[in-house]
RNA sequence: CGCUGUCAGCAGCCAAAGCCGUCGCCACUUCCUUGGUGACGGCGCGGGGGAACCAACCGCCGAGGAGCAAUCCGCGGCCGGGGCGCACGGAGCCGGGCAACCGGUUCCAAGACCACCUUCCUGGUCAAGCCCGUCAGCUAACCUCGCCGGCAAUGGGAAGGGCGAUC
Repeated sequence: CGCUGUCAGCAGCCAAAGCCGUCGCCACUUCCUUGGUGACGGCGCGGGGGAACCAACCGCCGAGGAGCAAUCCGCGGCCGGGGCGCACGGAGCCGGGCAACCGGUUCCAAGACCACCUUCCUGGUCAAGCCCGUCAGCUAACCUCGCCGGCAAUGGGAAGGGCGAUC
């Protein structure tokens, strides 16, 4: 060093949320160092906008009118659309409205998460929030933004795999 076996264990987690270098500051140590932080640079990671081709294009409600009917006509009313993100879509109830629809609330629920990874069984938590401002399909070139924040050991079981101190 390789193979096989044995075995304490899983080294924080979610997320794109980082890695490296130089310089400075702080703490620790003083032999080397290590940790935190700021600026700059490089690498990496994530998102948005944006041609051609292609895709898409038709709203809903009300009372009328025309017509055998399918359907059509005008009038009035209602409703923007998109992005980040798991956080989407339904149902019930309450209030306003003739209705479409608007506001609130409860339940279900696509989906996300539960600590090395994957699959399965079982159980649990969340299913928010923010932004653009009437504008956005896809999208080569190109343009542009971000690398925050939060949680606190985060359940139980089966199979397989990985890493790893000891022997």
The prediction has a mean pLDDT of 77. The RNA shown here (c-di-AMP riboswitch aptamer (ydaO/yuaA leader)) has 167 nucleotides and comes from Opitutus sp. GAS368. Of the family's consensus pairs, 96% are formed in the model. The organism belongs to Opitutus, within Bacteria. The sequence was found by an Rfam model in a public genome assembly.